The RNA shown here (FMN riboswitch aptamer (RFN element)) has 174 nucleotides and comes from an Anaerolineae bacterium. The source organism's lineage runs through Bacteria, Bacillati, Chloroflexota and Anaerolineae. The sequence was found by an Rfam model in a public genome assembly. Model confidence (mean pLDDT): 80 of 100.
RNA sequence: UUGAAUCUUCGGGGCAGGGUGCGGGGGAAGCCAGAAACACGGCUUCCAUAAACAAUUCCCGACCGGCGGUACAGCCCGCGACCUGAACACGUGGUAUCACGGAUACCGCAGCGUCCGGUUGACCCGGUGAAAUUCCGGGGCCGACAGUAACAGUCUGGAUGGGAGAAGGUUCCC
Numbered sequence: 001u002u003g004a005a006u007c008u009u010c011g012g013g014g015c016a017g018g019g020u021g022c023g024g025g026g027g028a029a030g031c032c033a034g035a036a037a038c039a040c041g042g043c044u045u046c047c048a049u050a051a052a053c054a055a056u057u058c059c060c061g062a063c064c065g066g067c068g069g070u071a072c073a074g075c076c077c078g079c080g081a082c083c084u085g086a087a088c089a090c091g092u093g094g095u096a097u098c099a100c101g102g103a104u105a106c107c108g109c110a111g112c113g114u115c116c117g118g119u120u121g122a123c124c125c126g127g128u129g130a131a132a133u134u135c136c137g138g139g140g141c142c143g144a145c146a147g148u149a150a151c152a153g154u155c156u157g158g159a160u161g162g163g164a165g166a167a168g169g170u171u172c173c174c
Stems, first nucleotide, its partner, number of pairs: 003172008017060003023053001026047007062154002064143002066079004074141002083118003087114002090111001091109008123139005145157003
């Protein structure tokens, strides 16, 4: 230095502000008790009385952008995450056979694992340059599933999960 094995660590961001009103029949904040809570009960203050309040989901607007490749990329190529199919191995139930505390074969079931698939969104114009759908300027576009007082890229949840991959250590081979 190249390759292999193995271990460790890391490995996703985001509603400022305004409007409407599904509902609602009161709401908000603070304090007290308790092991403790945004729940329940009590007290105080404030707002409101058909109004206050009420969607981070609707409307206006705001904001965000995993990993590898390539002239620096959410929208070029590929990968990962969600969902899903098959095969294999493990597990488990049934049946048959046998040399029967078991083995083999066939059929079924369930979960996870391995591996191979399917599905899965979005970009143009001008400029610079050897080279850019990547930079600069301008104008656009996209975003799993489940939940919810009402339709979610941004809230909550599966997820203290998984993960492409990144960095480093050790051993071995050349």